[in-house]
Molecule: transfer RNA
Organism: Nanobdellota archaeon
RNA sequence: GGGCUCGUAGCUUAGUUUGGUGGUAGCACCUGGCUCUUAACCAGGGGGUCGAGGGUUCAAAUCCCUUCGGGCCCA
Numbered sequence: 001g002g003g004c005u006c007g008u009a010g011c012u013u014a015g016u017u018u019g020g021u022g023g024u025a026g027c028a029c030c031u032g033g034c035u036c037u038u039a040a041c042c043a044g045g046g047g048g049u050c051g052a053g054g055g056u057u058c059a060a061a062u063c064c065c066u067u068c069g070g071g072c073c074c075a
Stems, first nucleotide, its partner, number of pairs: 001074007010027003020058001029045005051067005
């Protein structure tokens, strides 16, 4: 230098195939219940502009371009 692949909440992760009306779940966190207390259990709650920028579209996590970072392969 060239090719492929991954990036979604603090961590892990579904959704990308075929664009569709409100981004999913678990753990963690917060509040309450229960308990002598803790843990466990039960109920509820907050947190994401989907790595970044731009484009297409009525509508983009999803399609296109550029770019950043990680991994693999070739030279």